[in-house]
RNA sequence: AUAUGAUAAUAGCAAAUCUAUCGAAAGAUAGAGACGCAAAGCCACGAGUCUAAGGUGUAAACACUAUGAUAGUCGGGUUGCCAAA
Numbered sequence: 001a002u003a004u005g006a007u008a009a010u011a012g013c014a015a016a017u018c019u020a021u022c023g024a025a026a027g028a029u030a031g032a033g034a035c036g037c038a039a040a041g042c043c044a045c046g047a048g049u050c051u052a053a054g055g056u057g058u059a060a061a062c063a064c065u066a067u068g069a070u071a072g073u074c075g076g077g078u079u080g081c082c083a084a085a
Stems, first nucleotide, its partner, number of pairs: 004083002012037002017032006035072001041078003045075003048070003054065004
């Protein structure tokens, strides 16, 4: 340096759920809380998934649509702690 990842050390994150706020929703943020995580740090670039306010079609029901969301779905990019085999 590259790969790899302990029943090691040090530090860290925080699912479900509840409360408050924001949002049309999906969801996000804060507090409580821990299912898990070696990138569960960061980036929506590719694929997937969720939502459908607005828009389009429609008599309506409803259908389609991301410019919304998801990095804890996978891939990719980028930064980083430790070191037993």
Overview: The RNA shown here (c-di-GMP-I riboswitch aptamer) has 85 nucleotides and comes from Lutispora thermophila DSM 19022. The source organism's lineage runs through Bacteria, Bacillati, Lutisporales, Lutispora and Lutispora thermophila. It matches the Rfam family "c-di-GMP-I riboswitch aptamer". Rfam describes the family as follows. GEMM was predicted in a large-scale screen for bacterial structured RNA regulatory elements.